The RNA shown here (c-di-GMP-I riboswitch aptamer) has 87 nucleotides and comes from a Bacillota bacterium. The coordinates come from a structure-prediction model, not an experiment, and the mean pLDDT is 88. NCBI's taxonomy places the organism under Bacteria, Bacillati, Bacillota.
RNA sequence: GGAAGAAAAAGGCAAACGUUCCGAAAGGAGCGGACGCAAAGCUUCGGGUCUAAAGUUGUUGACAACCAUGACGGCCGAGCUGCUCUU
Numbered sequence: 001g002g003a004a005g006a007a008a009a010a011g012g013c014a015a016a017c018g019u020u021c022c023g024a025a026a027g028g029a030g031c032g033g034a035c036g037c038a039a040a041g042c043u044u045c046g047g048g049u050c051u052a053a054a055g056u057u058g059u060u061g062a063c064a065a066c067c068a069u070g071a072c073g074g075c076c077g078a079g080c081u082g083c084u085c086u087u
Base pairs, nucleotide, nucleotide: 003087004086005085006084012037013036017032018031019030020029021028022027035074041080042079043078045077046076047075048072049071050070055066056065057064058063
């Protein structure tokens, strides 16, 4: 330096939930809070899932259906980077 592993040590992140704000929503951010995580660090490249504002179609209308350009990195794969110890 590389690969694999995760018992210990030093630490790290932070689910649900509560609250405030943003958003049409999915969801995101701050604070509190810990379910868990050896990458639960970063990136939508591939798949998957979620939402449907705008748009299109249908309808007498209420409304319904379709559809990411939106979202999820703690859904999976992939890429990049990283601490400690052991082999």